Transfer RNA from a Patescibacteria group bacterium, 71 nucleotides, folded computationally. The organism belongs to Bacteria candidate phyla, within Bacteria. Model confidence (mean pLDDT): 81 of 100.

[in-house]
């Protein structure tokens, strides 16, 4: 340089054109003599920009950033 692939809370993954979902991790509360597990609740997310569409995390396009493969 050409191809592909992935890209969603602090981390780890689910998803599917109509409400963003679990775990674990943080914070509160309850329990406890204290701690630790256990239970309840809460805060926090779709790489960037454009485009199609009533309507984009999902289709298209350019990019950025990670693997991989060819040269």
């Nucleotide at each position: 340089g050409c191809g592909g692939a992935u890209g969603u809370g602090g981390u780890u993954u689910a998803g599917u054109g109509g409400c963003a979902g679990a775990a674990c991790a943080c914070g509160a509360g309850c329990u406890u003599c204290c701690c630790a597990a256990g239970c309840u609740c809460g805060g926090g997310g779709c790489c960037g920009g454009g485009g199609u569409c009533c309507g984009a995390u999902u289709c298209c396009c350019c990019g950025c950033a990670u693997c991989c493969g060819c040269a």